RNA sequence: GCUUUCCUUCGGGGUCGGGUGAAAUUCCCAACCGGCGGUGAUCGGGGAACGCAUGAAGGACCGGAUAUCCGGACGAUCAUGCGUUUCUCGUAAGUCCGUGACCCGGGCUGGUUGUUUUGUUCAGGCAGAAGCCGUAAUGAAACGAUUGGAACGGUGGACCUGGUGAAAAUCCGGGACCGACAGUAUAGUCUGGAUGGGAGAAGGAGAUG
Repeated sequence: GCUUUCCUUCGGGGUCGGGUGAAAUUCCCAACCGGCGGUGAUCGGGGAACGCAUGAAGGACCGGAUAUCCGGACGAUCAUGCGUUUCUCGUAAGUCCGUGACCCGGGCUGGUUGUUUUGUUCAGGCAGAAGCCGUAAUGAAACGAUUGGAACGGUGGACCUGGUGAAAAUCCGGGACCGACAGUAUAGUCUGGAUGGGAGAAGGAGAUG
C1' cells in the first nucleotide's frame, strides 16, 4: 500500500428592503442559498528529465603577443530565466454522470394482540375403570389484526447563448431555469417529523496475504 471486519468523530445553506391585504418571511417587486462521490480545456504550489538563452568560476586546445596578456572555438559543472515532457499535491459543475434525504413498493424479519387446532402441567366434578367434562398456566402450529426494521426495487428537478479554442456539459461573459412531504393566505429560505435518517469524509483498532 491492497483486501476485509469492527469502533469513534464529523456529515446543509438561504427572504435584506418594499407592495397589497383583516391575515402572507407563503402572493407581487426584489433578495438570498446550492448535500455527497465522479468527471473536468479551471487556477495554483512543488519535484524530475531534456533543450535554449544569459551569467559565474575554473580547465585543457588553437592563434597572436610575450612573464602571467588578448582573441577564438570546445566540452563538462554551477546559478538564473524561458520552453517542452513528465510525476505529484491542493483546488474547480445546483442544471453533465451517478448518489443521499422525502414519498411508494418490499421476499424476509421483530413486537403486541385476536381466533382456531394441538401438546404439557393443573383446582374441581363425573365414572368401577379406561376415560370424559372442565378451570388456570404455559409451549407449538395455522390464519387474521396492528405496529416497527430492512436487503433490494420504483419515483424523483433544472441550460441556453456569445467568446476563446483543435476540442466546451465543465473555462470567461450574458441571460435563464430548478428545488420532497405536512402545517399555515399559496413556502427552496418559516415551523414540524428531525436530539431522526443519510450519500459519504476523516481517524483508530484487528485480521489477511